[in-house]
RNA sequence: GGGCAGUUAGCUCAGUCAGGUAGAGCAUCUGGCUUUUAACCAGAUGGCCAGGGGUUCAAAUCCCUUACUGCCCGCCA
Numbered sequence: 001g002g003g004c005a006g007u008u009a010g011c012u013c014a015g016u017c018a019g020g021u022a023g024a025g026c027a028u029c030u031g032g033c034u035u036u037u038a039a040c041c042a043g044a045u046g047g048c049c050a051g052g053g054g055u056u057c058a059a060a061u062c063c064c065u066u067a068c069u070g071c072c073c074g075c076c077a
Base pairs, nucleotide, nucleotide: 001073002072003071004070005069006068007067010026011025012024013023020057028044029043030042031041032040050066051065052064053063054062
């Protein structure tokens, strides 16, 4: 330098193909249960969906661009 994959809650990841109310597990908090803790049960908190732009009635999803991460190939030494 080229190609591919990825970026979504504090963490790990679905959802993208085929646009139409943003989700799960864990963690945290509250309550229940329990002698207490753990476990278990119920609920809650938590998101500019990496940044910017475009298309559209409507974008996490489609298009362009930038940044970052990983893998592969190439070049130099």
A computed fold for a 77-nucleotide RNA from a Halobacteriales archaeon, annotated as transfer RNA. Its Rfam family is "tRNA". Rfam links the family to the GO term triplet codon-amino acid adaptor activity. The family's RNA type in Rfam is transfer RNA. Lineage of the source: Archaea > Methanobacteriati > Methanobacteriota > Halobacteria > Halobacteriales.